[in-house]
Transfer RNA from an Oscillospiraceae bacterium, 74 nucleotides, folded computationally.
RNA sequence: CGCGGAGUGGAGCAGUUUGGUAGCUCAUCGGGCUCAUAACCCGAAGGUCGUAGGUUCGAAUCCUACCUCCGCAA
Numbered sequence: 001c002g003c004g005g006a007g008u009g010g011a012g013c014a015g016u017u018u019g020g021u022a023g024c025u026c027a028u029c030g031g032g033c034u035c036a037u038a039a040c041c042c043g044a045a046g047g048u049c050g051u052a053g054g055u056u057c058g059a060a061u062c063c064u065a066c067c068u069c070c071g072c073a074a
Stems, first nucleotide, its partner, number of pairs: 002072006010026004020057001028044005050066005
């Protein structure tokens, strides 16, 4: 150099097939419960989806280039 996969709140992941409000679990914060803590129950905050362009009324999703990581081949 070539081929494939991955990048989405603090962590781990879904959502891409079929473009149409960005979700789940854990963690964090507040409240309830308890003598108290944990567990349990209720609620809240936290993302503009690796970067930059393009297509489109509309892009996490389609197209192009680039960056990072993993694997295969040499």